[in-house]
Description
The RNA shown here (Bacterial RNase P class A) has 333 nucleotides and comes from a Caldisericota bacterium. Its Rfam family is "Bacterial RNase P class A". Its family is annotated with ribonuclease P activity, tRNA processing and dimeric ribonuclease P complex in the Gene Ontology. The family's RNA type in Rfam is ribozyme. Taxonomically the source falls in Caldisericota (Bacteria, Pseudomonadati).
RNA sequence: UAAGCAAGGAAGAUGGUCGCAAGAUGCAUUAUGCAUCUUGAGGAAAGUCCGGACUUCAUGGAGGUAAGGUGCCUGGGAAACCCAGGCAGGGGCGACCCUAGGGAAAGUGCCACAGAAAAUAAACCGCUGAGAAAUCAGUAAGGGUGAAAAGGUAGUGUAAGAGACUACCGCCAUCUUCAGUAAUGAAUAUGGGCAUGGUAAACCCCACCUGAAGCAAGGCCAAAUAGGAUGGUAGGACACCUCCACCAAAAACCAUCGGGUUGGCUGCAUAGAUAAAUGAUCAUCGCCUCUCUACUUGAGAGGACAGAAUCCGGCUUAUUCCUUGCUUAGGGA
Numbered sequence: 001u002a003a004g005c006a007a008g009g010a011a012g013a014u015g016g017u018c019g020c021a022a023g024a025u026g027c028a029u030u031a032u033g034c035a036u037c038u039u040g041a042g043g044a045a046a047g048u049c050c051g052g053a054c055u056u057c058a059u060g061g062a063g064g065u066a067a068g069g070u071g072c073c074u075g076g077g078a079a080a081c082c083c084a085g086g087c088a089g090g091g092g093c094g095a096c097c098c099u100a101g102g103g104a105a106a107g108u109g110c111c112a113c114a115g116a117a118a119a120u121a122a123a124c125c126g127c128u129g130a131g132a133a134a135u136c137a138g139u140a141a142g143g144g145u146g147a148a149a150a151g152g153u154a155g156u157g158u159a160a161g162a163g164a165c166u167a168c169c170g171c172c173a174u175c176u177u178c179a180g181u182a183a184u185g186a187a188u189a190u191g192g193g194c195a196u197g198g199u200a201a202a203c204c205c206c207a208c209c210u211g212a213a214g215c216a217a218g219g220c221c222a223a224a225u226a227g228g229a230u231g232g233u234a235g236g237a238c239a240c241c242u243c244c245a246c247c248a249a250a251a252a253c254c255a256u257c258g259g260g261u262u263g264g265c266u267g268c269a270u271a272g273a274u275a276a277a278u279g280a281u282c283a284u285c286g287c288c289u290c291u292c293u294a295c296u297u298g299a300g301a302g303g304a305c306a307g308a309a310u311c312c313g314g315c316u317u318a319u320u321c322c323u324u325g326c327u328u329a330g331g332g333a
Base pairs, nucleotide, nucleotide: 001329002328003327004326005325006324007323008322009321010320012285013284014283015282016281017280018279020040021039022038023037024036025035026034027033028032042305046316047315049314050313051312052311053310054214055213056212057211059245060244061243062242063241064240065239067210068209069208070207071206072086073085074084075083076082087101088099089098090097091096102205103204107203108202109199110198111197124143125142126139127138128137129136130135151169152168153167154166155165156164170194171192172191173190174189176187177186178185179184218266219265220264221263228257229256230255231254232253235247236246287303288302289301290300291299292298
């Protein structure tokens, strides 16, 4: 100097003029008006993906099935598919990043195309033997196809080969020791020619968890109507079933048809609106980008994503800058 990785911060400041909403005070007042003062949209307010507070409905408890969700360890946290760190697997030269991370040794399914063959998986080329040849038999070491083709190196052996056998490595199982809170890692010993491909964000198996709806939830007042009609029923809570308890024999519950209301207050907050206010403009300064100029100076133009609606904790997405640390490459001192 260039290209990257990770973390944190900001979202202009001051003053004037006009305008809007809420509140307080004062004056006036027919509804209401006028004046002064105070306050007035974010880091994501967005998405509505996740968790809760809060509210209502369900009569309590237990068991089973279904449906849905979660899935390594430790800590934080009310919880979260959350945050921090770690373990394992994978990607990157690296700083670092990703993981929907229990089980493939219960079972079923799938792996396009290419290829001879894709898991009870194999003979296209090749190698070897017999034969005049066609062909027959053996083989899976070499080559080809593919994301993936019966573990690797060396040797013995063979007609030629092959874990067929041997040694070392790799892999699997068991035990012990060491380190760690743990996930896990390392070492040793014994046994095994070897459970030998992948896939569960396929069905499935295992473990744990789980009522429903949502501020347009609800509460109060006012007003109006039809304490309406018909049918069912021993029932009444849960997605369903069973058992126990409790209530109940209808003005309960369930289903269908029909009628009235659509107003106000509240829920509601040091912004609290209800068709939805929080703005516009001028000046100076600050930060950034571009152009011209200058040699460290001056001028001009422009400057993002975007908008509260019950509240809180996260995640994801959009976008303009600043700071710090780290990595790689090149060059200089």